[in-house]
Context: one part of a larger RNA
RNA sequence: CCUGCGGCUAGACGAAAAGACCCCGGGAGCUUUACUGUAGCUUGAUAUUGGAUUUUGGUUUUGGAUGCGUAGCGUAGAAGGUAGACUUUGAAGUCUGACUCUCGGGUCAGAUGGAGUCGUCAAUGAAACACCUUCCUUUCAAGGGCAUAAUUCUAAUCUGUCAUUUAUGAUGGAAACAGUGUCUGGUGGGCAGUUUAAGUGGGGCACUUGCCUCCUAAAAAGUAGCGGAGGCGCUUAAAGGUCGGCUAAGUACGGAUGGAAAUCGUACGUAUUGGGCAAAGCCAUAUGCCGGCUUUACAGUGAACGAGAUAUCGUGAACUGUUGGGAAACCAGAACUUAGUGAACCGACGGUGGGUUGUAGGACCGCCGGAGAUCAUCAGCUAAAAGUUACCCCGGGGAUAACAGGCUAGUCGGGCCCGCAAGUCCAUAUUAACGGCCCGGUUCGGCACCUCGAUGUCGGCUCAUCACAUCCUGGAGGCGGAGAAGCUUCCAAGGGUCGGUCUGUUCGCCCGUUAAAGUGGUUCGUGAGCUGGGUUCAGAGCGUCGUAAGACAGCUCGGUCUCUAUCUACCGCAGG
Repeated sequence: CCUGCGGCUAGACGAAAAGACCCCGGGAGCUUUACUGUAGCUUGAUAUUGGAUUUUGGUUUUGGAUGCGUAGCGUAGAAGGUAGACUUUGAAGUCUGACUCUCGGGUCAGAUGGAGUCGUCAAUGAAACACCUUCCUUUCAAGGGCAUAAUUCUAAUCUGUCAUUUAUGAUGGAAACAGUGUCUGGUGGGCAGUUUAAGUGGGGCACUUGCCUCCUAAAAAGUAGCGGAGGCGCUUAAAGGUCGGCUAAGUACGGAUGGAAAUCGUACGUAUUGGGCAAAGCCAUAUGCCGGCUUUACAGUGAACGAGAUAUCGUGAACUGUUGGGAAACCAGAACUUAGUGAACCGACGGUGGGUUGUAGGACCGCCGGAGAUCAUCAGCUAAAAGUUACCCCGGGGAUAACAGGCUAGUCGGGCCCGCAAGUCCAUAUUAACGGCCCGGUUCGGCACCUCGAUGUCGGCUCAUCACAUCCUGGAGGCGGAGAAGCUUCCAAGGGUCGGUCUGUUCGCCCGUUAAAGUGGUUCGUGAGCUGGGUUCAGAGCGUCGUAAGACAGCUCGGUCUCUAUCUACCGCAGG
């Protein structure tokens, strides 16, 4: 060196399981004052469902009563007709009773009585309850019909018992209720179907989402970010059009009250003023300020352009009609400009020469116009919508987090330079500010580059190996080194570097020792070596939060760690 055998488990990001954590997409379980339904429960109506009495309230029929401003014999309801009407079939009057009343009276019944009573005639807006017809107000009685509430009946219906020929009978009870059908209001996580946005230096929390202005923006345009600053969701009948006129702010000086600033005068004064509102651009021939007259804040079109993927938005000469201002030329299709907003569907309402319904009326549709959106997640999913899952599931992702690695080095650790200050004096024995320059890659971070068809996570045990910025031991320099003990610096990695209480702890405090009880790296070395106390599944409890399902870098008890080594490496043994 080759071959084999026996061991060991450091590596083959070893095997196993298309990661359970996280995110994205989908699903499911559960909850509820999410949305929409629905079983059930319940209200009312109606059918099955009939008789009677009473109460109450409308309605209708018949008969009766009733009606008072003033003037007037007087209690004149309204309109009309007419000159007569009633009466031995009992008038006036008187008595009794009832009803009504504006307390004057009126009406009815009975008794008595025995022949009249009333109208036309005068007053009144209107003439006779003299008579007839129709009607109104209030009211009485009776009847019909309806409703209402209660009571009652029995024959529907329901039901107990008994019987038999098993769907009927007998006999009790309940009873037009109940039960059942249809319609209807309420209640209704009991049950069901669903919804519960996106962006995001992982996700959540927070914030944002449309439009306008500026910067970033790199001197055309455009240009991202959870980059830096601000605004808008209107307003104005003048703050629009036109014609004519005018020129601010501020400063200096002067000037009674009067002051830093009121109003007055002079000078300087290109805009610092003003322009309804944020910013930018623009504006003095003014787009600023004042006045006159007005409605172009028009109708129908629109060459040619600009922005945009499109949708759409913007500019606009010119033509026709009409109007306003101006002597006229001309100007005017809102506002100094850029924000002040919303597609489609539905659609109140207005118009309409069309259509459907056989015609008319009516209704509906169409066409033209058009109110109604914090549809603000603002190119707008539905008319209509919240949560929870550690009981969870599926499809994916290292497009994206937690461990480890990588990059970086703000933070961290170390060194060097300068040397304020301290050190009695004296920067440099020692300490060292303010700063500067490097190194390391052990902390906390940032990034999200390998890994989500899996790289097992804290601590301990075991076994280590390396660095040196050395804890001890060794050799030196300096000292603010008398000696001893020390401080500091240089060289040095050969060896060494403890046992316990508490805690899952690393760490740390403490106890007792020691020459010393080093700092770090090794996937915070080491779970195909062990453990499994912690963290981090399913059970359960407490506190807190939540209506609840449930939740909590809050706590607590409990909780499956996979016999067989192919290769490399290593330790042995044997053969060649």
A computed fold for a 576-nucleotide part of an RNA from a bacterium, annotated as large-subunit ribosomal RNA, domain V.